[in-house]
Context: one part of a larger RNA
RNA sequence: GGCGUAUGGCGGAUGCCUAGGCUUUCAGAGGCGAUGAAGGACGCGAUAAGCUGCGAUAAGUUACGGGGAGUGGCACAUACAUUAUGAUCCGUAAAUUUCCGAAUGGGGCAACCCACUAUACUGAAGGUAUAGUACCGAAAGGAGCAAACCCGGUGAACUGAAACAUCUAAGUAACCGGAGGAAGAGAAAACAAUAGUGAUUCCGUUAGUAGUGGCGAGCGAACGCGGAUUAGCCCAAACCAAUGUUGUUACGGCAAUAUUGGGGUUGUAGGACCACGACAUUUGAAGAUAAGUGAACUAGAAUCGUUUGGAAAGACGAACCAAAGAGAGUGAUAGUCUCGUAUAGGUAAGCGAAUUGGAGAUAGUGGUAUCCUGAGUAGUGCGGGACACGUGUAAUCCUGUAUGAAUCUGCCGGGACCAUCCGGUAAGGCUAAAUACUCCUGAAAGACCGAUAGUGAACUAGUACCGUGAGGGAAAGGUGAAAAGAACCCUAAGUAAGGGAGUGAAAUAGAACCUGAAACCGUACGCCU
Numbered sequence: 001g002g003c004g005u006a007u008g009g010c011g012g013a014u015g016c017c018u019a020g021g022c023u024u025u026c027a028g029a030g031g032c033g034a035u036g037a038a039g040g041a042c043g044c045g046a047u048a049a050g051c052u053g054c055g056a057u058a059a060g061u062u063a064c065g066g067g068g069a070g071u072g073g074c075a076c077a078u079a080c081a082u083u084a085u086g087a088u089c090c091g092u093a094a095a096u097u098u099c100c101g102a103a104u105g106g107g108g109c110a111a112c113c114c115a116c117u118a119u120a121c122u123g124a125a126g127g128u129a130u131a132g133u134a135c136c137g138a139a140a141g142g143a144g145c146a147a148a149c150c151c152g153g154u155g156a157a158c159u160g161a162a163a164c165a166u167c168u169a170a171g172u173a174a175c176c177g178g179a180g181g182a183a184g185a186g187a188a189a190a191c192a193a194u195a196g197u198g199a200u201u202c203c204g205u206u207a208g209u210a211g212u213g214g215c216g217a218g219c220g221a222a223c224g225c226g227g228a229u230u231a232g233c234c235c236a237a238a239c240c241a242a243u244g245u246u247g248u249u250a251c252g253g254c255a256a257u258a259u260u261g262g263g264g265u266u267g268u269a270g271g272a273c274c275a276c277g278a279c280a281u282u283u284g285a286a287g288a289u290a291a292g293u294g295a296a297c298u299a300g301a302a303u304c305g306u307u308u309g310g311a312a313a314g315a316c317g318a319a320c321c322a323a324a325g326a327g328a329g330u331g332a333u334a335g336u337c338u339c340g341u342a343u344a345g346g347u348a349a350g351c352g353a354a355u356u357g358g359a360g361a362u363a364g365u366g367g368u369a370u371c372c373u374g375a376g377u378a379g380u381g382c383g384g385g386a387c388a389c390g391u392g393u394a395a396u397c398c399u400g401u402a403u404g405a406a407u408c409u410g411c412c413g414g415g416a417c418c419a420u421c422c423g424g425u426a427a428g429g430c431u432a433a434a435u436a437c438u439c440c441u442g443a444a445a446g447a448c449c450g451a452u453a454g455u456g457a458a459c460u461a462g463u464a465c466c467g468u469g470a471g472g473g474a475a476a477g478g479u480g481a482a483a484a485g486a487a488c489c490c491u492a493a494g495u496a497a498g499g500g501a502g503u504g505a506a507a508u509a510g511a512a513c514c515u516g517a518a519a520c521c522g523u524a525c526g527c528c529u
Stems, first nucleotide, its partner, number of pairs: 001528009015514001016478002020449002022446007029438002031145002039100003042055003046078001050074002061094006070082003105114003115133007135142002149180001150178005160167001164214001190197002201228005211219002232430003235374001239262010267408001269373004273367004282361002287356003292351002297345003303318005319336002321325001327339003379403008389415001410425005465472002485513001488500004
């Protein structure tokens, strides 16, 4: 030095575990904020660095309800307190809530500085205390924050086309504005086609079809059918009236205009107006109230013995309950030990289908001379955009610009355009449900993970640390059933480390603590060189 056997060190793989994650489902909630939010700074403990809680009333104060023995958070120990005159704790409702922050008296390098007005304390003060003092808005009110969903405005590029320019990516990302628990859309100037449908939205299909397209890459409907859910309404105008203003006047009025009230709301046209008839029918706000629901919470069945063991829930023997054999815990695997579970009960605030209530809303027939039925609108030219549709035969919709109708014998549409026919009634408005989403709350589940996994984060984690900054961003879980966490002695410079002793089932479970692989490093013995 090699090989073998044995036994260690180092190391932290593996196994087991889970306190944390991930993904869904069902319900709830869908906002908070000038009554000062979200988020922070600084404080508050007997001792107190961190986390948690709280705010100069500072790990807390008050009331009510629950609960029933200890309690003073994580977090031990000591001291000191508190508690059957009911604490700690749980729930609900209040009080307090420094400073910064929309931050709002002015300023400012956030958590700081400096004022003014009124009042009080005053003889006074570079004094103290209390209240007020930003901007927009006529007022009400607004402002800021917040995960996605929604509507609108502005609007890329990489990329694909195997290059690239039309095109694509894509009206996506990003930025900005706005709203709600949903938003948007919505009661036909709609579709259809000789038959009909009857607001909107969403899903399936039609269909990768018809189309569109350097007819390339690609893009890509609708009708119809089947479902989810269903709900319809109100103005403007004609006409009537009142009030105000103005003009005019023969002072009786008349006219114009504005506001308000009545009236009225549609396409087999309707309404005004005239005539007739009726007070029906349907619907229904505020308020009140019952059941119920609803926080903490309450009751809640049934097992013993022997045996192995440190420990019984295991094994064996014999029982019992079950509207409860979901689950978790307990010194190993428990229906009957504990918490629970099935079931039953319970109340405050709140909610509350239903009942009551009744504000209010809602209608018919006939006539047709006259009047009304949304104007810088529809349409048109030019330039763009949206429609599956790239200017094309290009209808339809929007509009920057220039023009510019008709008035029910009207007007628009049915994919150039014309006729016939059919459908509808623009240029005002509102509208639940079916649909989208999840920062958040509760319940439940998983052929999801199990500490290099699962969130970046199972632990003082967006922490430590890095960066001027925007920003980047870790590592780190496990003694034991119970600390019973090793009294005492010895070695030693020693509060290091170790050896005894003791605890424990186990200490090769000793805090560098479950298991403890490999690499790597030793020791002893055997054999070989």